Overview
Small-subunit ribosomal RNA, 5' domain from a metagenome, 547 nucleotides, folded computationally. It matches the Rfam family "Bacterial small subunit ribosomal RNA". Gene Ontology terms of the family: structural constituent of ribosome and ribosome. The full RNA is in RNAcentral, with records from SILVA.
Context: one part of a larger RNA
RNA sequence: GAAUGAAUGUUGGCGGCGUGCUUAAUAUAUGUAAGUCGAAUGAGAAAGUACCUGUUUGUAGGUACGAGUAGAGUGGUGUAUGGGUGAGUAACGCGUGGAUAAUCUACCUUUGGAUCUGGGAUAACAUUGCGAAAGCGGUGUUAAUAUUGGAUAAUAUCGUAAUAUCUGCGGAUAUAGCGAUGAAAGGUAGUUAAUUUUUGGAAGUAGUUGUUUGAAGAUGAGUCCGCGUACCAUUAGUUAGUUGGUGGGGUAAAGGUCUACCAAGGUGACGAUGGUUAGCUGGUCUGAGAGGAUGAUCAGCUACACUGGAAUCGACACAUGGUCUAGACUCUUAUGGGAGGUAGCAGUGAGGAAUUUUGCGUAAUGGGGUAAUUCCUGACGCAGCAACGCCGCGUGAGUGAUGAAGGCUUUUGGGUCGUAAAACUCUGUCAAUGGGAAAGAAAUUACAAUAUAUUAAUAGUGUGUUGUAUUGACGGUACCCAUGAAGGAAGCACCGGCUAACUCCGUGCCAGCAGCCGUGGUAAUACGGGGGGUGCAAGCGUUAUUC
Numbered sequence: 001g002a003a004u005g006a007a008u009g010u011u012g013g014c015g016g017c018g019u020g021c022u023u024a025a026u027a028u029a030u031g032u033a034a035g036u037c038g039a040a041u042g043a044g045a046a047a048g049u050a051c052c053u054g055u056u057u058g059u060a061g062g063u064a065c066g067a068g069u070a071g072a073g074u075g076g077u078g079u080a081u082g083g084g085u086g087a088g089u090a091a092c093g094c095g096u097g098g099a100u101a102a103u104c105u106a107c108c109u110u111u112g113g114a115u116c117u118g119g120g121a122u123a124a125c126a127u128u129g130c131g132a133a134a135g136c137g138g139u140g141u142u143a144a145u146a147u148u149g150g151a152u153a154a155u156a157u158c159g160u161a162a163u164a165u166c167u168g169c170g171g172a173u174a175u176a177g178c179g180a181u182g183a184a185a186g187g188u189a190g191u192u193a194a195u196u197u198u199u200g201g202a203a204g205u206a207g208u209u210g211u212u213u214g215a216a217g218a219u220g221a222g223u224c225c226g227c228g229u230a231c232c233a234u235u236a237g238u239u240a241g242u243u244g245g246u247g248g249g250g251u252a253a254a255g256g257u258c259u260a261c262c263a264a265g266g267u268g269a270c271g272a273u274g275g276u277u278a279g280c281u282g283g284u285c286u287g288a289g290a291g292g293a294u295g296a297u298c299a300g301c302u303a304c305a306c307u308g309g310a311a312u313c314g315a316c317a318c319a320u321g322g323u324c325u326a327g328a329c330u331c332u333u334a335u336g337g338g339a340g341g342u343a344g345c346a347g348u349g350a351g352g353a354a355u356u357u358u359g360c361g362u363a364a365u366g367g368g369g370u371a372a373u374u375c376c377u378g379a380c381g382c383a384g385c386a387a388c389g390c391c392g393c394g395u396g397a398g399u400g401a402u403g404a405a406g407g408c409u410u411u412u413g414g415g416u417c418g419u420a421a422a423a424c425u426c427u428g429u430c431a432a433u434g435g436g437a438a439a440g441a442a443a444u445u446a447c448a449a450u451a452u453a454u455u456a457a458u459a460g461u462g463u464g465u466u467g468u469a470u471u472g473a474c475g476g477u478a479c480c481c482a483u484g485a486a487g488g489a490a491g492c493a494c495c496g497g498c499u500a501a502c503u504c505c506g507u508g509c510c511a512g513c514a515g516c517c518g519u520g521g522u523a524a525u526a527c528g529g530g531g532g533g534u535g536c537a538a539g540c541g542u543u544a545u546u547c
Base pairs, nucleotide, nucleotide: 001547002546003545004544006543007542008541009540010539013393014392015391016390017389018388019386020385021351026349027348028347030346031345032344035077036076037075040074041073048065049064050063051062052061053060054059084304085303086302093229094228095227096226097225098224099223100222103221104220108217109216110215111214112213113212114211115210116150117149118148119147125140126139127138128137129136130135156181157180158179159178160177162175163174164173165172166171186209187208188207190205191204195202196201230276231275232274237267238266239265242264243263244262245261246260247259248258249257279301280300281299282298283294284293285292286291306327307326308325309324310323329340330339331338332337357383359382360381361380365379366377367376368375369374396426397425398424399423406417407416408415409414430488432483433482434481435480436479440474445469446468447467448466449465450464451463452462453461454460491536492535493534494533495532496517497516498515502531503530504529505528506527512519513518
């Protein structure tokens, strides 16, 4: 000199864009952060209103609307994403480059087939029992895209024995034969030309969406390897599933990954093992560079979710707002037993030099469910607080010498603050007040028109085009106009040298200053104050840290 997620002293007008627990991975009141689908499914209230009947005039019963609504249940899908934190980890964790001929991949896209026929349950519900509660049973009833038996099927899988091509010589790919294994589920709105009919429909048909089985793609993931990746040798030896083989188990998958047996290996001064510290990277800061330091915000990867352990479901988890189990802590209890997990967003206590609102909205973007309207979304978009940072603007401009008054100083002549002020003439940024007022919105959907595909059809449905309607948290915000008015808006540090900037008074090795040199003992440009000056400026100094 530059820099900071800074803190602190002092001062403080406005705006834009960013940033904001670096400490206790400490404990957490309260609210909220993951739901959704009735076009999978069976059931299904109430308040209230109206009417009818009875009536002891208080009301009782019924019907309709409310409403196939609310709230529950079964089922599907999502909850493995998104968001947080850096405790652990010196490791294939990360970075980079490869391998997978050792693997999987829900939803999505393209493409080929299929979607046949039966069964038994169960929640909800009703009733009943136990319990303080959380909750747990018994009996009876019912549905499904829940569950399950059978049929059929292949270019799927396995076995068998071939041929061709490629090869990293382990194997892979393709083709044809035989045998075995082995699937499925429906929903929805339209139609009646042909079939049937009890004229309601059924069956059919076509659209759409599902289900199932193949092939391919895309995306995502698993595993393995080369190289790189902090300090200590005042850590020199270390290792028994250890190193390798065979058989077996296990996995989507190679492998001591696990197991039985056999062998005795494996690793190390090119630093093993042990210890300390630490998430890694793109980057960031500095520097001419080489380097050095660092890893907040943003992005990629990774690990964790009160502390250990475990599995379940599933395409994917050994799962932050799931389960089980042990422990610590907190709450509750009828003492038998239960409930909980903010390192999500706000917020609180504590710790600390120190870090914000228990805000608004789903309008945009993105995500989940749904055929869709749409529902959910503390992701996200916004607003609030903080000069915490960067950037921009303002605090006025011009004229104005009797160089006014006043301050300071003086050799008492003067000098200086100083064109500075006053005064006159202007301007109107920002702030204030009053008006006007956005873009961010395009989609989706509905309706109308139209083209096209399907079809027996001019139903219906899909796709495209056009028009109309609808949607803004921010916010009456940005911006624009008007009004009046210089009015409301300057401080901080320094002035001995380094280092830009000097004098007077007070003090008298005292009080003090100080980054280094140093200064102060009676004329201190170095202490304290005044005047003057210098530097930076809504900041300026100090402290800490890095180069």
Its mean pLDDT, the model's own confidence on a scale to 100, is 82.